[in-house]
């Protein structure tokens, strides 16, 4: 390379959350790390409105850590 698995954005249900998002369930896009980690920066929410403080985003980018199948 093929082929099987596997993940799963929008979107819908049902829950939590002030929210920005989260679990669960199904799920057209898309993922070989779209697996984990909020360390840096970026966005984004609430609060304050001058620093800031408090969260989320790993399917925005970087870094770390581990890793699936398979010719030649």
């Nucleotide at each position: 390379a093929a082929g099987a698995g596997g993940c799963a954005c929008a979107c819908c249900c049902g829950u939590c959350g002030c929210g920005a998002g989260g679990c669960g369930g199904g799920g057209c896009c898309g993922c070989a790390a779209a697996a984990c980690c909020a360390c840096g920066g970026g966005c984004c929410u609430g609060g304050a409105c001058c620093c800031c403080c408090a969260g989320g985003u790993a399917g925005c980018c970087g870094g770390g850590u581990u890793g699936c199948c398979g010719a030649a």

Overview: c-di-GMP-I riboswitch aptamer from a soil metagenome, 72 nucleotides, folded computationally. The sequence is in RNAcentral, with records from MGnify. The coordinates come from a structure-prediction model, not an experiment, and the mean pLDDT is 81.